[in-house]
Molecule: transfer RNA
Organism: Candidatus Parcubacteria bacterium
């Protein structure tokens, strides 16, 4: 180059085209305890950029960026 997978809170990971984008870990503030840890509660926090179909896109389509894999 030529083909195939991936891309979601900080990590990691669900999410039949109609979700309030959910969970675990972390974090924050409260409770518990002399402290502290363990335990409870509460919050905040995400769809890789753009462009399309579609009444509606994280979810399909098509350009690009990264990443991985395989050929050559």
């Nucleotide at each position: 180059g030529g083909c195939c997978c991936u891309a979601u809170c900080g990590u990691c990971u669900a999410a039949u085209g109609g979700u309030u984008a959910g969970g675990a870990c972390a974090g924050u503030u409260c409770c518990c305890u002399c402290u502290c840890a363990c335990g409870g509660a509460a919050c905040a926090a995400a769809u890789c950029g753009g462009g399309g179909u579609u009444c509606g896109a994280a979810u399909c389509c098509c350009c690009g960026u990264a990443g991985g894999g395989u050929c050559a």